A computed fold for a 75-nucleotide RNA from Vulcanisaeta sp. JCM 14467, annotated as transfer RNA. It matches the Rfam family "tRNA". It is annotated as a transfer RNA. The source organism's lineage runs through Archaea, Thermoproteati, Thermoprotei, Thermoproteales and Vulcanisaeta. The prediction has a mean pLDDT of 84.
């Protein structure tokens, strides 16, 4: 340097292809039920600049363009 792929709540991670109701789900976190009391279970609630930046469009997490960062191969 090039090719490719990937970035969404504290963590995984659905959704992207094919744009449209308040971004979904697991965990973990808080609160309550239940429990003699802990797990375990149920209910319920906070928690997202969907990497940044710009373009298309009525409308962008999703197209499209350059960047940022990572990973994998080639040089």
């Nucleotide at each position: 340097g090039g090719g490719c792929c990937c970035g969404u709540a504290g963590u995984c991670u659905a959704g992207c292809c094919u744009g449209g109701u308040u971004a979904g789900g697991a965990u973990g976190u808080c609160c309550g039920c239940c429990u003699u009391a802990c797990g375990a279970g149920c209910g319920g609630g906070a928690g997202g600049u969907c990497c940044c930046g710009g373009g298309u469009u009525c409308a962008a997490a999703u197209c499209c363009c350059g960047g940022c960062g990572g990973g994998c191969c080639c040089a």